Notes
The prediction has a mean pLDDT of 86. Predicted 3D model of a 686-nucleotide part of an RNA (large-subunit ribosomal RNA, domain II) from an Actinomycetota bacterium. Lineage of the source: Bacteria > Bacillati > Actinomycetota. The RNAcentral record of the full RNA draws on ENA.

[in-house]
Context: one part of a larger RNA
RNA sequence: CCCGGCGAGUUACCCGACGUGGCUUGGUUAAGGCAGCUACAGCCGAAGCCGCAGCGAACGCGCGUCUGAAUAGGGCGUCUGGUCGCGUCGGGUAGACCCGAAACCGUGUGAGCUACCCAUGGUCAGGCUGAAGCGCGCCUAACCGCGCGUGGAGGGCCGCACCGGUGUGGGUUACAAACCGCUCGGAUGAACUGUGGGUAGGGGUGAAAUGCCAAUCGAACACGGAGAUAGCUGGUUCUCCCCGAAAUGCAUUGAGGUGCAGCCCCGUGUUAUGGCGCUGCUGGAGGUAGAGCACUGUUGGCCUGCGGGGGUGUCACAACCUACCAAUGGCCGGCAAACUCCGAAUGCCGGUAGCGCGCCACGGGAGUGAGACGGCCGGUGCCAACGUCGGUCGUCAAAAGGGCAACAACCCAGAUCACCAGCUAAGGUCCCCAAGUCCAUGCUCAGUGCGAAAGGCUGUGGGGUCGCUCAGACAACCAGGAGGUUGGCUUAGAAGCAGCCACCCUUGAAAGAGUGCGUAACAGCUCACUGGUCGAGUGGCCCUGCGCCGACAAUGUAUCGGGACUUAAGCAUGGCACCGAAGCUGUGAAUGCCAUCAUUACGAUGGCGUGGUAGGGGAGCGUCGUGCCUCCCACGAAGCGGCCGCGGAAGCGUGCCGUGGAGGACGCACGAGUGCGAAUGCCGGG
Numbered sequence: 001c002c003c004g005g006c007g008a009g010u011u012a013c014c015c016g017a018c019g020u021g022g023c024u025u026g027g028u029u030a031a032g033g034c035a036g037c038u039a040c041a042g043c044c045g046a047a048g049c050c051g052c053a054g055c056g057a058a059c060g061c062g063c064g065u066c067u068g069a070a071u072a073g074g075g076c077g078u079c080u081g082g083u084c085g086c087g088u089c090g091g092g093u094a095g096a097c098c099c100g101a102a103a104c105c106g107u108g109u110g111a112g113c114u115a116c117c118c119a120u121g122g123u124c125a126g127g128c129u130g131a132a133g134c135g136c137g138c139c140u141a142a143c144c145g146c147g148c149g150u151g152g153a154g155g156g157c158c159g160c161a162c163c164g165g166u167g168u169g170g171g172u173u174a175c176a177a178a179c180c181g182c183u184c185g186g187a188u189g190a191a192c193u194g195u196g197g198g199u200a201g202g203g204g205u206g207a208a209a210u211g212c213c214a215a216u217c218g219a220a221c222a223c224g225g226a227g228a229u230a231g232c233u234g235g236u237u238c239u240c241c242c243c244g245a246a247a248u249g250c251a252u253u254g255a256g257g258u259g260c261a262g263c264c265c266c267g268u269g270u271u272a273u274g275g276c277g278c279u280g281c282u283g284g285a286g287g288u289a290g291a292g293c294a295c296u297g298u299u300g301g302c303c304u305g306c307g308g309g310g311g312u313g314u315c316a317c318a319a320c321c322u323a324c325c326a327a328u329g330g331c332c333g334g335c336a337a338a339c340u341c342c343g344a345a346u347g348c349c350g351g352u353a354g355c356g357c358g359c360c361a362c363g364g365g366a367g368u369g370a371g372a373c374g375g376c377c378g379g380u381g382c383c384a385a386c387g388u389c390g391g392u393c394g395u396c397a398a399a400a401g402g403g404c405a406a407c408a409a410c411c412c413a414g415a416u417c418a419c420c421a422g423c424u425a426a427g428g429u430c431c432c433c434a435a436g437u438c439c440a441u442g443c444u445c446a447g448u449g450c451g452a453a454a455g456g457c458u459g460u461g462g463g464g465u466c467g468c469u470c471a472g473a474c475a476a477c478c479a480g481g482a483g484g485u486u487g488g489c490u491u492a493g494a495a496g497c498a499g500c501c502a503c504c505c506u507u508g509a510a511a512g513a514g515u516g517c518g519u520a521a522c523a524g525c526u527c528a529c530u531g532g533u534c535g536a537g538u539g540g541c542c543c544u545g546c547g548c549c550g551a552c553a554a555u556g557u558a559u560c561g562g563g564a565c566u567u568a569a570g571c572a573u574g575g576c577a578c579c580g581a582a583g584c585u586g587u588g589a590a591u592g593c594c595a596u597c598a599u600u601a602c603g604a605u606g607g608c609g610u611g612g613u614a615g616g617g618g619a620g621c622g623u624c625g626u627g628c629c630u631c632c633c634a635c636g637a638a639g640c641g642g643c644c645g646c647g648g649a650a651g652c653g654u655g656c657c658g659u660g661g662a663g664g665a666c667g668c669a670c671g672a673g674u675g676c677g678a679a680u681g682c683c684g685g686g
Base pairs, nucleotide, nucleotide: 001686002685003684004683005682006681011094012093013092014091015090016089017088018087019086020085021084022083023082024081026050027049028048032044033043034042054061055060064076065075066074067073097235098234100232104225105224106223107222108221109220115199116198117197118196119195120194121193122192123191124189126158127157128156129154133150134149135148136147137146138145162186163185164184167182168181169180170179201217203213204212205211210219238620239619240618241617242616243615248261249260250259251258252257262368263367264365265364266363267362268361269360275357276356277355278354279353280352281351282350283349284348290342291340292339296336297335298334299333300332301331302330303329307325308324309322310321311320312319371396372395373394374393375392376391377390378389379388380387401412402411403410416589417588418587419586421585422584423583427579428578429577430563431562432561436576438575439574440573441572442571443570449565455549456548459546460545461544462543463542464541465540466539467538468537476533477532478531479530480529482506483505484504487501488500489499512527516525517524590610591609592608593607594606595605596604597603621675623672624671625670626669627668628667630665631664632663639659640658641657642656643655644653645652646651
């Protein structure tokens, strides 16, 4: 991992609702009892319970009563039957759909492992070192001291056994639930070890690591309380049909739970001048968008200049000055969620008309209360986020199909079933790939299309506007481009050309107190400006279409899905045709609801429906057993293997063949240990 078997809403009592039945001169027995033919019986047994009257806290009164001064109002009643069974659904109490803790408590069992302790035994090759003490010698007045011997101390030294476990390699479904090799520490000691004994679970023991207490230790193990509890996770078994949510509000020791409401389902009752939707007309409330500056604030510029600061001045006032701040007022111009003199569109509440749909209340059953993305309006954030929090609409959730290369949430469109029929939507029509190498007119040369900004550009198309121009423009070429003057200042110098100031006059066709280069300063070159040559257009700016640069990333082209595409297979505008879905149509079939006709066949016709998670409702299939009934079977029951057939599904076969060898089945009814693919499910097998 697979296969087989087992595996989860049960039972008792109480309550509610619905269905169904008995009785209703109300219903019903409980314990218990009787006969006894032992039955999914019968008969007694009204104690009790519900009902028959309510209201009040109660005294109490009573079809009324309570409040109240009230014969006023108001509240609750008086109307719509009850009761006892059975079935289904839901609630309650119980383990209450099943499995699952970490833990808590009780009673016991453990120190044959290990920690420490007690008692009694055992073990430590060999070698090295050479303490005290003692002897002798030397020295001394005597000590002290020195030397040589002797001696044999030490948690001494090296190193086997023994005890340990430092580093590393191997091992890692191991030789082994801690091992093996090499290496390493201790090895007369706080040493190691045999045997016997002691300490026990909130307890022991601990040279102390929360270590150890039998491969278990922040509190051992076994059994019990016990099916602890689990607002948590997982799982929960046949079929078809109808409807179909929520991820919100309020509250919560509340936030992944729950209560009530909202939204879903089923039933009952009731309903059309009432209810709901859309559209037209119409009456309202309102302060958003926008706008505005009249209020509250804020803000740029100009003017005014109260008052203040600074200065002059005075004995002190005063007075005067001020390129400072600045009230107020005026003018011009802005800003605001918490500003408004104004003020929409929508939306909302109502009236009315048309069209369409059918409302609402009560009772029973739920689920939901983690939402997600997209468009629009806002808050927050960085005018970040597949961000976050609201509002509103849509989709997904719970929606398949077509498009977007692929891709819940985007675009188109809502799948009852069948069909080798047709039409369309979005999107497409050169090939992959169904359909135009379609038509008309432009644009693009960048493979732009087929990724990107500020910024840059004499790329190219369209439009506009302002200049110059046959009295000759623009470009090019020839010539001129002068004088006062080296303007003044500055400067070492400053002569058009470092810098500052001024920027005049003359001659003239024209020529700046000089556009750039240049010099130390001059010089020199050049430009503006003018004449000539030439002979037709030539410049500036604005708007706009398409393009260009800006453009760098990691496996291999790799930013059209690919091939490939250039008067297009790109872009723009217009047009015709075609393709294209589970949409629409056609034909047939099934089913739900409503209506009509007919009537009982459970029919026909018509209309409208039939995506679906949580969830509600309906109808069925199958398994085991029981009762009744009718049957089958050794001329072969069940079961098993296969073939064929039937049904809308679960399934079925009164069919066939084989196997098997003794029971089995239809129908009606009843009762359940009643359906498995999932639970790291359990047991067995492979």